[in-house]
The RNA shown here (SAM riboswitch aptamer (S box leader)) has 118 nucleotides and comes from a Chloroflexota bacterium.
RNA sequence: GGUUCAUCAAGAGCGGUGGAGGGCCCGGCCCUGCGAAACCGCGGCAACCGGACACCCUCGCCGGGGUGAAGACGGUGCCCACUCCGACCCUUCCCGGCACGGAAGGGGCAGAUGAACG
Numbered sequence: 001g002g003u004u005c006a007u008c009a010a011g012a013g014c015g016g017u018g019g020a021g022g023g024c025c026c027g028g029c030c031c032u033g034c035g036a037a038a039c040c041g042c043g044g045c046a047a048c049c050g051g052a053c054a055c056c057c058u059c060g061c062c063g064g065g066g067u068g069a070a071g072a073c074g075g076u077g078c079c080c081a082c083u084c085c086g087a088c089c090c091u092u093c094c095c096g097g098c099a100c101g102g103a104a105g106g107g108g109c110a111g112a113u114g115a116a117c118g
Base pairs, nucleotide, nucleotide: 002117003116004115005114006113007112008111013042014041015040016039017038021031022030023029026086027085028084043079044078045077048075049074050073053068054067055066056065057064058063083110088107089106090105091104092103093102094101
């Protein structure tokens, strides 16, 4: 880097090093010398996986599945803004006769994270 599945409107930051970028790309907009990225330390959030609990379903057993609670321990993840918004398609509406226009809703593409696989 690839495939499949699930989730993406909630939540959670301080310090040190560093020294100009970051939010994937494009447009907008936002964050940033009152200190960006990155790395380190500590803290926190969450509940994807392992493990431990209760109940239910399948059920001869094993095994499998679902719901809830807990989130102490382990593996990841995350801690501005909905995945920041748009970008392509559809529906409705607005301005108005212009066009790279505006608003709402739905879908898609792309992306992120996890689990499994090859």
The coordinates come from a structure-prediction model, not an experiment, and the mean pLDDT is 76. Taxonomically the source falls in Chloroflexota (Bacteria, Bacillati).